[in-house]
Context: one part of a larger RNA
Molecule: small-subunit ribosomal RNA, 3' major domain
Organism: uncultured Pseudomonadota bacterium
C1' cells in the first nucleotide's frame, strides 16, 4: 500500500421489512446429472452451467455408431496427356454411394469444361481457451480508477482523491500543500408523453350532398402519418441552509426536479467462457483422426436436480348471443366470398409486391345451466379412425374426431420475482422454419396491494481501526 475481521461509523440496492403472486407436492414439456447403449456427438458447472450454444435433431443438419465404398481425394493452385466437349435421358446390379452399358449433344477448337496420370499438396467439428487474436459473461450502470508538475517522507509511498455539507453520481459548494488534467458520472443519440408549422395518399370525416359501407363527390378542420421546430432550465415565488452547493413546499404547465423506457459498461477481477462461429502458434492423423453413402443414434430410463406449462375449481366449468386492440408477416407467399366435411382440413381461387388486400382477437359483458362432488373440476395415459407437411412420419412430427378418464382438494424444510401502467392476469404477432413451441423476442387489453423504517440477512461504496496474511 492492499486484502481480510462473527471491528467501528456513515450510506445505498426488491437486500431485509410491508405487501402481491409463485417455485418446492401432482401430471406433462424442456435442459442437466446419473445409468444404459454399438452410439446415446461436443461444449457450458456456485452466484456468472442446467427452455444455455440450438432463431426450431424424422432424412439432411450431424460432429456419434454400424455397415458398404474412395485415396492428389467432396474442396484450391500448379504440371503432363487425351477428349466424338460439357450437359441431359435411359437400362442392369446394388440399401445407396458406386460400377457396367446404351443413347443425346458439332456450338467452341492451345481458352472454358471433362477424363486420366504424377507429385508438391488438399483435408481434420483431432489436442491445447493454461500458447493466442477476436468476441462474451461477471462484480456493476457500482462510482469509482489514474496521471503530470509541485510539496512531504531515507524509502516503499503519501498528498491531490482526505475534511464540513450535498447529490443518483469523485454531482456540486466550501475549506485545505496543493494546482491542474484524463478515463468513467452527467449531457449529446433513439423512443414515449404536449403543442406549432409544413404536407394530405392508400390515412381521416366536422360541415354540405350521397351510399349497404368514408362507398362516392367534396374537404384538409380532427385523427393519423413523417420532417422541421417549440417545450423543463431548480427558470419563478416562499422557507431552511454557511451569504454557498443544495433541500422542502408552492405556482404555472401536457410534463418538475436525471419526466418514463432504451442504447451506452471506466481501470481492472475471475490463468472466468469460447481452438465446435471465425482466425491462429505448436503438437498430432495422412489408403485415415480425411471423404462419400445407407440405416441407426443425438428422442434410451430405476433415480436425482433446474426452468416452465396445465391444474386442483364457483372471482369457476359448459352452452348460446355479442363489442372493442397494438406490434408485425406475406409472391417458392398471405389468401377472401362460395361449396364439401362433426372436425383437423379439402375444392376453388377474387384480391394483394401491401397506410388499399389477406391472416386474426382474447379476457370482458349479457342470458341459461351446473350446486361443492374427485364432480359437467382436472386433463395425463391408452384404444380406434383420420387430416396436413414432406422421397419418407416404425424408431421419432404436429393436429382432429369418438371412446378411455390417471395423479391432483393449494403443496414440508426451504426458496424466487416484483415499487406503477409495475406485479398479476388475458390473448396477439414475429424470427428460425417443408412440417414441428408450454421456449425466445416483441405487442397491446384489463389492472392492484404495500413501503413504519434500516435492528437483522445478502451484496456494494466511503472513512477509520487491528492483523502471526501478500
Nucleotide at each position: 500500500u492492499g486484502a481480510c475481521g462473527g471491528g467501528c461509523a456513515c450510506c445505498c440496492g426488491c437486500a431485509c421489512a410491508a405487501g402481491c403472486g409463485g417455485u418446492g407436492g401432482a401430471g406433462c414439456a424442456u435442459g442437466c446429472c446419473g445409468u444404459u447403449u454399438a452410439a446415446u456427438u461436443c461444449g457450458a458447472a456456485g452466484c456468472u452451467a442446467c427452455g444455455c450454444g440450438a432463431a426450431g435433431a424424422a432424412c439432411c443438419u450431424u460432429a456419434c455408431c454400424u455397415a458398404g465404398a474412395c485415396u492428389u481425394g467432396a474442396c484450391a493452385u500448379c504440371c503432363c496427356u487425351g477428349g466424338c466437349a460439357a450437359u441431359c435421358g435411359c437400362u442392369u446390379a446394388g440399401a445407396a454411394a458406386u460400377a457396367a452399358g446404351c443413347g443425346u449433344g458439332a456450338g467452341g477448337u492451345u481458352a472454358c469444361c471433362c477424363a486420366g496420370g504424377u507429385g508438391a499438396c488438399a483435408g481434420g467439428u483431432g489436442g491445447u481457451g493454461c500458447a493466442u487474436g477476436g468476441u462474451u459473461g461477471u462484480c456493476g450502470u457500482c462510482a469509482g480508477c489514474u496521471c503530470g508538475u509541485g510539496u512531504c517522507g531515507u524509502g516503499a509511498g503519501a498528498u491531490g482523491u482526505u475534511g464540513g455539507g450535498u447529490u443518483a453520481a469523485g454531482u456540486c459548494c466550501c475549506g485545505c500543500a496543493a494546482c491542474g488534467a484524463g478515463c468513467g458520472c452527467a449531457a449529446c443519440c433513439c423512443u414515449u408523453g404536449u403543442c406549432u408549422u409544413u404536407a394530405g395518399u392508400u390515412a381521416c370525416u366536422a360541415a354540405c350532398a350521397u351510399u349497404u359501407a368514408g362507398u362516392u363527390g367534396a374537404g384538409c378542420a380532427c385523427u393519423c402519418u413523417a420532417a422541421a421546430g417549440a417545450g423543463a432550465c431548480u427558470g419563478c415565488c416562499g422557507g431552511u441552509g454557511a451569504u454557498a452547493a443544495a433541500c422542502c413546499g408552492g405556482a404555472g404547465g401536457a410534463a418538475g426536479g436525471u419526466g418514463g423506457g432504451g442504447a451506452u459498461g471506466a481501470c481492472g477481477u475471475c490463468a472466468a467462457a469460447u481452438c465446435a462461429u471465425c482466425a491462429u502458434g505448436c503438437c498430432c492423423c495422412u489408403u485415415a483422426c480425411g471423404u462419400c453413402u445407407a440405416g441407426g443414434g443425438c428422442u434410451a430410463c430405476a433415480g436425482g436436480c433446474g426452468u416452465g406449462c396445465u391444474a386442483c375449481a364457483a372471482u369457476g366449468g359448459c352452452c348460446a348471443g355479442u363489442a372493442u386492440a397494438a406490434u408485425g408477416g406475406g409472391u417458392c407467399g398471405c389468401a377472401a366470398u362460395a361449396c364439401c366435411g362433426u372436425g383437423a382440413g379439402g375444392u376453388g381461387g377474387a384480391g394483394c409486391u401491401a397506410a388499399u388486400c389477406c391472416u386474426c382477437a382474447a379476457a370482458a359483458c349479457u342470458g341459461g345451466u351446473c350446486c361443492c362432488a374427485g364432480u359437467u373440476c382436472g386433463g395425463a395415459u391408452c384404444g380406434a379412425a383420420g387430416u396436413c407437411u414432406g422421397c419418407a412420419a416404425c424408431u421419432c412430427g404436429a393436429c382432429u374426431u369418438c371412446g378411455u378418464g390417471a395423479a391432483g382438494u393449494u403443496g414440508g424444510a426451504a426458496u424466487c420475482g416484483c415499487u406503477a401502467g409495475u406485479a398479476a392476469u388475458c390473448g396477439u404477432g414475429a424470427a428460425u422454419c417443408a412440417g414441428a413451441a408450454u421456449g425466445u423476442c416483441a405487442c397491446g387489453g384489463u389492472g392492484a396491494a404495500u413501503a413504519c423504517g434500516u435492528u437483522c440477512c445478502c451484496g456494494g461504496g466511503u472513512g477509520u481501526u487491528g492483523u502471526a496474511c501478500a